[in-house]
RNA sequence: CACUCAUCCAGAGGGGCAGAGGGACACGGCCCGGUGAAGCCCCGGCAACCGCCGCACGAGCGGAAGGGUGCCAAUUCCGUCCCGCGCGGCUCGACGGCCCGGCGCGGGGAAGAUGAGGA
Numbered sequence: 001c002a003c004u005c006a007u008c009c010a011g012a013g014g015g016g017c018a019g020a021g022g023g024a025c026a027c028g029g030c031c032c033g034g035u036g037a038a039g040c041c042c043c044g045g046c047a048a049c050c051g052c053c054g055c056a057c058g059a060g061c062g063g064a065a066g067g068g069u070g071c072c073a074a075u076u077c078c079g080u081c082c083c084g085c086g087c088g089g090c091u092c093g094a095c096g097g098c099c100c101g102g103c104g105c106g107g108g109g110a111a112g113a114u115g116a117g118g119a
Base pairs, nucleotide, nucleotide: 001118003117004116005115006114007113008112013043014042015041016040017039021032022031023030026080027079028078029077044072045071046070049068050067052063053062054061055060076111081108082107083106084105085104086103087102088099089098090097091096
């Protein structure tokens, strides 16, 4: 870092240095922040992807957490694209159509993150 696969509504914070920002990017929203943001360091914790142990021919199941990562506000904070449902509005005699990007819920994408492969 092309690419592939899996997971992403659970879980887990204190201290020191530092000083204004942060929540990936863009826009919008909503949050966090001098009762100190980012970043760095120490300690602690969560989880269990790899690795490890047991069972199994195997797919797999179970276990520990000493190793390699990861993570420790809010669903990956929410929306943006597509589909469905409900409600609303506009239109129509009705069937139906539309949304001036209406509101809510659900599903799927896209993008991203992490791990394991991979060149």

A computed fold for a 119-nucleotide RNA from Geodermatophilus sp. YIM 151500, annotated as SAM riboswitch aptamer (S box leader). Rfam family: SAM riboswitch aptamer (S box leader). Gene Ontology term of the family: regulation of gene expression. The model forms 97% of the base pairs in the Rfam consensus.